[in-house]
Bacterial RNase P class A from an Alphaproteobacteria bacterium, 398 nucleotides, folded computationally.
The organism belongs to Alphaproteobacteria, within Bacteria.

RNA sequence: CCAGACGGUCGGAUGGCUGCUCUUCGUCGCGCGCGAGCGCGGCGCGGGGAGGAAAGUCCGGGCUCCACGGAAACACGGUGCCGGGUAACGCCCGGCGGGGGCGACCCCAGGGAAAGUGCCACAGAAAGCAAACCGCCGGUCGAAGCCCUCGGGCGACGGCAGGCAAGGGUGAAAGGGUGCGGUAAGAGCGCACCGCGUUCCCGGCGACGGGAACGGCACGGCAAACCCCACCGGGAGCAAGACCAAAUAGGGGCGGCGCGCGGGCUUCGGCCCGCGGGCGGGUUUCCGCGCUGCCGCCCGGGUCGGUCGCACGAGGCGUUCGGCAACGGACGUCCCAGAUGAAUGGCCAUCCCCUGCUCCGGCAGGGACAGAACCCGGCUUACAGACCGUCUGGCGCC
Numbered sequence: 001c002c003a004g005a006c007g008g009u010c011g012g013a014u015g016g017c018u019g020c021u022c023u024u025c026g027u028c029g030c031g032c033g034c035g036a037g038c039g040c041g042g043c044g045c046g047g048g049g050a051g052g053a054a055a056g057u058c059c060g061g062g063c064u065c066c067a068c069g070g071a072a073a074c075a076c077g078g079u080g081c082c083g084g085g086u087a088a089c090g091c092c093c094g095g096c097g098g099g100g101g102c103g104a105c106c107c108c109a110g111g112g113a114a115a116g117u118g119c120c121a122c123a124g125a126a127a128g129c130a131a132a133c134c135g136c137c138g139g140u141c142g143a144a145g146c147c148c149u150c151g152g153g154c155g156a157c158g159g160c161a162g163g164c165a166a167g168g169g170u171g172a173a174a175g176g177g178u179g180c181g182g183u184a185a186g187a188g189c190g191c192a193c194c195g196c197g198u199u200c201c202c203g204g205c206g207a208c209g210g211g212a213a214c215g216g217c218a219c220g221g222c223a224a225a226c227c228c229c230a231c232c233g234g235g236a237g238c239a240a241g242a243c244c245a246a247a248u249a250g251g252g253g254c255g256g257c258g259c260g261c262g263g264g265c266u267u268c269g270g271c272c273c274g275c276g277g278g279c280g281g282g283u284u285u286c287c288g289c290g291c292u293g294c295c296g297c298c299c300g301g302g303u304c305g306g307u308c309g310c311a312c313g314a315g316g317c318g319u320u321c322g323g324c325a326a327c328g329g330a331c332g333u334c335c336c337a338g339a340u341g342a343a344u345g346g347c348c349a350u351c352c353c354c355u356g357c358u359c360c361g362g363c364a365g366g367g368a369c370a371g372a373a374c375c376c377g378g379c380u381u382a383c384a385g386a387c388c389g390u391c392u393g394g395c396g397c398c
Stems, first nucleotide, its partner, number of pairs: 001394010012351007020049004025044008051369001055380002058378005063237004076233005081095005096110001097108004111228002116226002118222003133168002135164003139160004145154003176194006195217001196215008241308004251299007260275006277292004315334008352367006
């Protein structure tokens, strides 16, 4: 210098003018209260005012309400190598195993397939139980032909009944792999090494690693198929939930006025029951049902509206100690959005970056993804550009 790997930080800067929202203090006005004072509104001064993802709402919690006597089991859902961290997690850190890369480093849904069931498309003879399409091998029968010492020998090719699984072919996968021996051809048939299994020894907390002996191979794959094992899990969510509380309508009570007929009771004030009348379905008849007046006062529930929840928290920053790290301890320091038809904005100037043009003086355009809504820890996704650190491979120079 080029190419790359990993981790982290920032996410335009400064100044002026002018808005919006929350708020300490001061002041003014209004209302309430005997009062201290409280509430609401205006103004002034000062202070705070989006994010690394505020996003997706995918996990884990706090908080709230509901359900529930406790525990266990069953069902359902989730998680799944080991150890650690954490309030907890499906997150993070450190390892193990497998895979990829020359390397820094990256990726893995990574328990159990000798408990059982099921599946293995297409192709292929055959997909889990063994099977034989091409092929290889010897036997036997036929046989063109060849050789011949004329006795015979060899025999392509074809038929039959067998042996084999080396090679070919199909497939994601075909009953260990490589080599030597062996054989008619072959084959763990025998042997060596590798793989696999069983037992044991050593190291490690463990996942696991290393080694020895034995076994000739028995045990194909799939559990993001059912299933088995271990562990975890009540439900709904701030529109949770709590409080204050209009107008109108409706409910209950009391009082006054009013009400056709009949019956009953009566303390003679009235009360109760039945029928009739009126109103109510789009209309009519019948049956059934509901309601049945006016005024005033009081009570309780809900709605509109308002207040709280709601901003001090598993909190941020710094130093230091322990730990490889995630993280934890101690000390110091800071207070840092709180809207609800929903604030966090706009303009100007200078500078920064990018793009285009250029008469090289400048000019023009643009500034990523995106925006809180109860809060916190994660994950995932989006993102112009800038900067820092550690490391790897290569080239050149000293």
It matches the Rfam family "Bacterial RNase P class A". Gene Ontology terms of the family: dimeric ribonuclease P complex, ribonuclease P activity and tRNA processing. Rfam classes the family as a ribozyme. A source record names the gene rnpB. The coordinates come from a structure-prediction model, not an experiment, and the mean pLDDT is 76.